[in-house]
């Protein structure tokens, strides 16, 4: 500074279940393994989910707008870092 075919020391943990916190999407803990070589960290860009407080609109029920909420295991981007093999 390149690469991730093999092997290794190891790391993580999707659906699901339970539990718990949230209005919700979704977080966190256990169990549990579809997976991942950055599936470590950061919501800067883009998109995606959701609508509690706001705001329209209804005689109401609702509906529709709208992050300031969540996704880092949608994509780019930024910082960090293990093994191993090459220069």
């Nucleotide at each position: 500074c390149c690469u991730g075919a093999a092997a290794a020391a190891g790391g993580u943990a999707a659906a699901c279940c339970c539990g718990u916190c949230g209005a919700a999407a979704g977080g966190c803990g256990g169990g549990g393994a579809c997976g991942c070589a950055a599936a470590a960290u950061c919501a800067c860009c883009g998109g995606u989910c959701u609508a509690a407080a706001g705001g329209g609109u209804u005689c109401g029920u609702g509906c529709c707008c709208a992050a300031u909420g969540a996704c880092a295991g949608c994509g780019g981007g930024a910082u960090u870092g293990c093994c191993a093999g090459g220069c």
Predicted 3D model of an 87-nucleotide RNA (c-di-GMP-I-GGC riboswitch aptamer) from an uncultured Rhodocyclaceae bacterium. Its Rfam family is "c-di-GMP-I-GGC riboswitch aptamer". The literature on the family includes a 2017 paper in Proc Natl Acad Sci U S A by Weinberg et al., "Bioinformatic analysis of riboswitch structures uncovers variant classes with altered ligand specificity". It was read from a public genome assembly, where an Rfam model found it.